Overview
Transfer RNA from a bacterium, 82 nucleotides, folded computationally. Rfam family: tRNA. Gene Ontology term of the family: triplet codon-amino acid adaptor activity. The coordinates come from a structure-prediction model, not an experiment, and the mean pLDDT is 80.

C1' cells in the first nucleotide's frame, strides 16, 4: 500500500427486505432474608436538565418521511496478502 472483519450502556453482547435504540448476561445501587456476610429473592440501573424537554450506536457528511442498519470520506482495533 491492497483486501476482509469489527467499533452500540460500566463490561461482554442482541437488534438489518431501513420502522419505538438498548434485548440478554455480568457488574453496580436499594430492599428482603442473615448476628454479619455469602447464596437466593424483589425492584432499579445511558447522559444533560429543577422541570418542560434535549442529546445519544467510533468521527464528519450524504440518501430517506424515517438510518445501529444503505452510500462517501476519515479515525481506531483485529486478521490476511505484498
Nucleotide at each position: 500500500g491492497c483486501c476482509c472483519g469489527g467499533g452500540u450502556g460500566g463490561c461482554g453482547u442482541a437488534a438489518u427486505u431501513g420502522g419505538c435504540a438498548g434485548c440478554c448476561g455480568c457488574g453496580c445501587c436499594u430492599g428482603a432474608c442473615u448476628u454479619a456476610a455469602g447464596a437466593u429473592c424483589a425492584g432499579g440501573u445511558u447522559c444533560c436538565g429543577u422541570a418542560a424537554g434535549g442529546a445519544g450506536u467510533g468521527u464528519g457528511g450524504g440518501u430517506u418521511c424515517a438510518a445501529c442498519u444503505c452510500c462517501c470520506a476519515c479515525c481506531c482495533c483485529g486478521g490476511g496478502c505484498a